Context: one part of a larger RNA
RNA sequence: CCUGUGGAAAGACGAAAAGACCCCGGGAGCUUUACUGUAUCCAGUUAUUGGGUCUUGAAUUUAGAUGCAGAGCGUAGGUGGGAGACUUUGAAACUCUACUUCCGGGUAGAGUGGAGUCGUCAAUGGAACACCACCCUUCUAAGUUCCUGAUUCUAACUUCCGUUAACCUCGGAAGAACAGUGACUGGUGGUCAGUUUGAGUGGGGCGCUCUUCUCCUAAAGAGUAACGGAGAAGCCCAAAGGUCAGCUAGCUCCGGAUGGAAAUCGGAGUGAUAGGGUAAAACCAUAAGCUGGCUUAACUGCAAGGCGUAUAUGCCGCGCAGGUACGAAAGUAGGGUUUAGUGAACCGACGUGUCCUAAUAGGACGCGCGGAGACAUCAACUAAAAGUUACCCCGGGGAUAACAGGCUGGUAGGGCCCGCGAGUCCGUAUCAACGGCCCUGUUCGGCACCUCGAUGUCGGCUCAUCACAUCCUGGGGGUGUAGCAACUCCCAAGGGUUUGGCUGUUCGCCAAUUAAAGUGGUACGUGAGCUGGGUUCAGACCGUCGUGAGACAGGUCGGUCUCUAUCUUCCAUAGG
Numbered sequence: 001c002c003u004g005u006g007g008a009a010a011g012a013c014g015a016a017a018a019g020a021c022c023c024c025g026g027g028a029g030c031u032u033u034a035c036u037g038u039a040u041c042c043a044g045u046u047a048u049u050g051g052g053u054c055u056u057g058a059a060u061u062u063a064g065a066u067g068c069a070g071a072g073c074g075u076a077g078g079u080g081g082g083a084g085a086c087u088u089u090g091a092a093a094c095u096c097u098a099c100u101u102c103c104g105g106g107u108a109g110a111g112u113g114g115a116g117u118c119g120u121c122a123a124u125g126g127a128a129c130a131c132c133a134c135c136c137u138u139c140u141a142a143g144u145u146c147c148u149g150a151u152u153c154u155a156a157c158u159u160c161c162g163u164u165a166a167c168c169u170c171g172g173a174a175g176a177a178c179a180g181u182g183a184c185u186g187g188u189g190g191u192c193a194g195u196u197u198g199a200g201u202g203g204g205g206c207g208c209u210c211u212u213c214u215c216c217u218a219a220a221g222a223g224u225a226a227c228g229g230a231g232a233a234g235c236c237c238a239a240a241g242g243u244c245a246g247c248u249a250g251c252u253c254c255g256g257a258u259g260g261a262a263a264u265c266g267g268a269g270u271g272a273u274a275g276g277g278u279a280a281a282a283c284c285a286u287a288a289g290c291u292g293g294c295u296u297a298a299c300u301g302c303a304a305g306g307c308g309u310a311u312a313u314g315c316c317g318c319g320c321a322g323g324u325a326c327g328a329a330a331g332u333a334g335g336g337u338u339u340a341g342u343g344a345a346c347c348g349a350c351g352u353g354u355c356c357u358a359a360u361a362g363g364a365c366g367c368g369c370g371g372a373g374a375c376a377u378c379a380a381c382u383a384a385a386a387g388u389u390a391c392c393c394c395g396g397g398g399a400u401a402a403c404a405g406g407c408u409g410g411u412a413g414g415g416c417c418c419g420c421g422a423g424u425c426c427g428u429a430u431c432a433a434c435g436g437c438c439c440u441g442u443u444c445g446g447c448a449c450c451u452c453g454a455u456g457u458c459g460g461c462u463c464a465u466c467a468c469a470u471c472c473u474g475g476g477g478g479u480g481u482a483g484c485a486a487c488u489c490c491c492a493a494g495g496g497u498u499u500g501g502c503u504g505u506u507c508g509c510c511a512a513u514u515a516a517a518g519u520g521g522u523a524c525g526u527g528a529g530c531u532g533g534g535u536u537c538a539g540a541c542c543g544u545c546g547u548g549a550g551a552c553a554g555g556u557c558g559g560u561c562u563c564u565a566u567c568u569u570c571c572a573u574a575g576g
Stems, first nucleotide, its partner, number of pairs: 001576008010568003014563002022397006028389004034195004041187008050153005057146009067136001077135005084118003093112008157175006198210003207227001211233006234378001235277001236336002241295007250270006275284002278341001280339003299322004305316003311379001324333003350370005356363002404451001405449001406447003410444001412440006421431002458533001459531003463525001464522005471496003474491006498512005539557004543552003
């Protein structure tokens, strides 16, 4: 070295299980003051469901009454007819009773009485109950219908008892048009059900943001991202619009009563630093700035041609017609110096017009036009919408977190340079500020590059191996080294580097030793070597939070650790 055999488990990111953590998409369980329904329950109406009496109110029929501004003999409801009407079938007048009243009267009944009363005419007035007809207002009486409430009856209906083997039937008792049941309406309603519960995001959550305007980033055409850096808007103005005419700020210096750094006045210099409703940028003196006169073009119908753009929006506009403002006129004016000041469709509501219907009345739906209400998650998912899951499930992701590795090296650790200063004096025995330059890859991080069809996570045990920035032992230099002891630096990795108490602890504190009780790397070495105390499933308790389901780098008790070694590697052994 080859071939076996027996062992050990460091590696084959070993095997097993399409990761249970995390994220994305989907689902399910549960909760509730999420949304929308719903069982149940409550109430009302109605049907089953009938009779009588009283009562409340309404409608209607009959009879009767009722009607007063002022003027006028007077208590004149309206309209029409009308020249006569009533009366021995008892007029006027008087007495009594009832009703009504504007207190003056009116109406009805009874009695006495025994022949007239009223109208037309005249007066007054807008209008003249003698009498008749039709109505209106208000009231009374009676009737009918409906309604409100109460009460009563019995025959529906219900219950009980008897009859019957039992049911039905029948009889009796109690209740009774209630209850029960059906339909409709309103309320209540996680009891049950179906669903919703946005996205971006240097993982997700929490926070913040989501549309529009201005500047920078933006790399001298346009455009251009980030949870890049700064700011604004969700209006305002009847003048802050149009036109015609006129004017020029602001600052500095000097002078001047109160008067001052700044008020108003005069002069000089400078030249747009001023002002332009509102952010910024661009622009503005021929002014777009400031002042005054007259005004409404902050018009209607269009529109050549362009800018911009995935689309849809968006933006500019020559010119024509109508009618208008200002100006002597030429002309200018379809809002504001410009760029923000905003919202597509559908459904429904409103205004207006129209179609249609036997209709100049009335009117539903539709159609045309107009304008309002909003989607801010601002190209707008639904008419309508919150949570929780450690009881969880599925599809995916190393497109994305937690462990480890990688990159980086802010932070950390270490070294060097300069040397303020401390060190009695003296920068460098020792320590060293303010700063500068590096190294390492042990801390905390950043990034998200392999791994989510799985790379098992803290600590301990066992077994180690390496570095040296050396804890001891060894060799040296310096000292603020007398000696002993010590401080600091250089060389050096051969060997060594303890046992206990507490805690799951690493760490740490304590006790007793030691020459010393080193610092680190090795997937914070090592779970196909062990453990399983901690963390990190399902059970449960407490505190806190939450209405609740539940939650908590809060605490607490409990809680399945699989693998017969194919290859590499290592140990032992046999043969060649």

A computed fold for a 576-nucleotide part of an RNA from a Candidatus Nealsoniibacteriota bacterium, annotated as large-subunit ribosomal RNA, domain V. Taxonomically the source falls in Candidatus Nealsoniibacteriota (Bacteria, Bacteria candidate phyla). Model confidence (mean pLDDT): 80 of 100. Rfam family: Bacterial large subunit ribosomal RNA.